[in-house]
Order: sequence, then C1' cells, then structure tokens
RNA sequence: GGUGGUAAAGCUCAGUGGUAGAGCACAUGUUUAGCAUGCAUGAGGUCCUGGGUUCAAUCCCAGUACCCCCA
Repeated sequence: GGUGGUAAAGCUCAGUGGUAGAGCACAUGUUUAGCAUGCAUGAGGUCCUGGGUUCAAUCCCAGUACCCCCA
C1' cells in the first nucleotide's frame, strides 16, 4: 500500500425491515444464626459517528477504531 471482517447493556455475544434480547455481573426480596448456592423481581441501550433509502433500519455509503490475510 491492497483485500476482507468486527463495532449493540458493566463484560461475552444472539438479532431474517415492524416497540432491542440472552448468559454472566449488579440491585432488591426470599431462603440462612450468618455467608455461599437456589428461587423471584428489577434497573441498565441515542444499536461507534455522520449521511442515504424506507411509513418504519439492525439495510446501504463514507469516516473512525480494532483484527485477520496479501505484498
């Protein structure tokens, strides 16, 4: 220098155009003499940034950051 990929909850990641989810973690309750485990409930997101298409974006383009490959 060139090709390709990834970006979403605190972390790891699903998500096929129609109000954005899981596991772990966190908080509260329950359980216990107490802790851990278990059970129940809850909070937490401008889906990297800016544009475009669409009634509607997780689609498309550009930018930025990171990763693999080629030279």
Transfer RNA from Vicugna pacos, 71 nucleotides, folded computationally. It matches the Rfam family "tRNA". It is annotated as a transfer RNA.